[in-house]
Context: one part of a larger RNA
RNA sequence: CCCUUGCCAAGGAACUCGGCAAAUUGACCCCGUAACUUAGGGAGAAGGGGUGCCGCGGUAGGUUGAACCCAGGGGAAGGGGAGACCUGGAAACUGGGGGAGGCCGAGGCGGUUGCAGAGGCAAGGCCCUGGCGACUGUUUACCAAAAACACAGGUCUCUGCGAACUCGUAAGAGGAAGUAUAGGGACUGACGCCUGCCCAGUGCCGGAAGGUUAAGGGGAGGGGUGAGAGCCCCGAACCGAAGCCCCGGUAAACGGCGGCCGUAACUAUAACGGUCCUAAGGUAGCGAAAUUCCUUGUCGGGUAAGUUCCGACCUGCAUGAAUGGCGUAACGACUGGGGCACUGUCUCGGCAGGGGGCCCG
Numbered sequence: 001c002c003c004u005u006g007c008c009a010a011g012g013a014a015c016u017c018g019g020c021a022a023a024u025u026g027a028c029c030c031c032g033u034a035a036c037u038u039a040g041g042g043a044g045a046a047g048g049g050g051u052g053c054c055g056c057g058g059u060a061g062g063u064u065g066a067a068c069c070c071a072g073g074g075g076a077a078g079g080g081g082a083g084a085c086c087u088g089g090a091a092a093c094u095g096g097g098g099g100a101g102g103c104c105g106a107g108g109c110g111g112u113u114g115c116a117g118a119g120g121c122a123a124g125g126c127c128c129u130g131g132c133g134a135c136u137g138u139u140u141a142c143c144a145a146a147a148a149c150a151c152a153g154g155u156c157u158c159u160g161c162g163a164a165c166u167c168g169u170a171a172g173a174g175g176a177a178g179u180a181u182a183g184g185g186a187c188u189g190a191c192g193c194c195u196g197c198c199c200a201g202u203g204c205c206g207g208a209a210g211g212u213u214a215a216g217g218g219g220a221g222g223g224g225u226g227a228g229a230g231c232c233c234c235g236a237a238c239c240g241a242a243g244c245c246c247c248g249g250u251a252a253a254c255g256g257c258g259g260c261c262g263u264a265a266c267u268a269u270a271a272c273g274g275u276c277c278u279a280a281g282g283u284a285g286c287g288a289a290a291u292u293c294c295u296u297g298u299c300g301g302g303u304a305a306g307u308u309c310c311g312a313c314c315u316g317c318a319u320g321a322a323u324g325g326c327g328u329a330a331c332g333a334c335u336g337g338g339g340c341a342c343u344g345u346c347u348c349g350g351c352a353g354g355g356g357g358c359c360c361g
Base pairs, nucleotide, nucleotide: 001356002355003354004353005352006351007350008349010347011346014345019342027051028050029049030048031047036041038190052112053111054110055109056108061104062103063102064101068097069096070095071094072093078087079086080085113117125340126339127338128337129336130335131334132332133331137149138148153188154187155186156185157184158183159182165174166173167172191327192326193325194324196257197256198255201254202253203250204249205248206247207246210245211244212243216239217238221234222233223232224231225230258276259275260274261273262272285319286316297313298312299311300310301309
C1' cells in the first nucleotide's frame, strides 16, 4: 500500500451524476392511523407504549374429556317347553347428564434487578409529489428486467366444416375427435369518460353494362411451290376470360387532417369579413410534455441560492383521439423532484482485528 471486518469527537449529504455504499428501522402484544379509493384497499400507513425474574398463581378464562348415571337401541348367554314359542335381559352403537385427569392461558396487583429484559442469532427505514406501464407475470443463458413482451378487456376481418389457416411433392396431419358463444389473422391493451373530419391516392369489398386484353375460334385478303389437283405459309374484320380501365362502398384499412389579408371608441387581440387552395383542413382532450428548436420561454411554488422538480400560461420548430386521447385507486428490484430519521458519503482523517503485499528460510 491492497482486500476484508469493527469503532469514532463535533457537524450531518457539505459527498456525488445520484444518499452509490453504509447507517437507521427491525420480532411479538396493545393503542392509534390521513388524503384518496374501483369501497377490496391505502394499512405494518404515519406515530406512540409495553416486553426479564419472583409472588398472589395449580389465577380468571378456554379446550379436551375417563369412571359413573339416565334415555334410546339391540337382542346374546342362561332358564322353561316335545315344538311353535315363552322367559330373560347382557354387549356394540347413539344422545343427554357428569365431571376425574390432561393441555392452553391472559389481564391486574405487589416485589426484585442490570447501563441495557424481543439483552445473542435471525429481524421493514419512513413520508410527500410527478412520469410511464393498470395489475400477478415474461425477456436479451454470459454487460440491458425496463415505460420493452405478455395480459384479461375492446374492435376489425376471414372461416358453414373435406372450414379458414399451417406443414407436406403427395398420401396425410395439425386446426379439432372442435362447429360462428367456434377457430385463424391484424390492431389496441384493466377500469372510467370518450374515440371527431377526409374514400382524392393506396389497399380491400361489391358491381350480369361499356372500354382494353392472351391462347383459341374466325377467315376477307395475300404469298411460296406445282402442269394441275393439291400441299405449305402470312393474315384484316369479327367472337374470345381473369386482370386493368370504369362505377360505387369502406379509415378500431395504409394513411391524411392548409395559406394569405383585413376588422371592435387607448392599446392589444380578433367573436366577424375577404380571398386562394384541398379529398378534408385537427373536434374533445392534453400541451415547453419520455414530444418545445429558439429555451435555463414567462409567471407562481419550493431553496439563502433551483438548466432539475411541481402548478399554471399557450407563441404545439414538429400534440391529438384503438400507430388510441385524457384521467385513474392498487401495484413496480422502473424513472424524476422534495422532506424526516440516520449515518465515515463528506469536512478529514484516526484507531483496531483478520488476510495479502515486502524480508528471511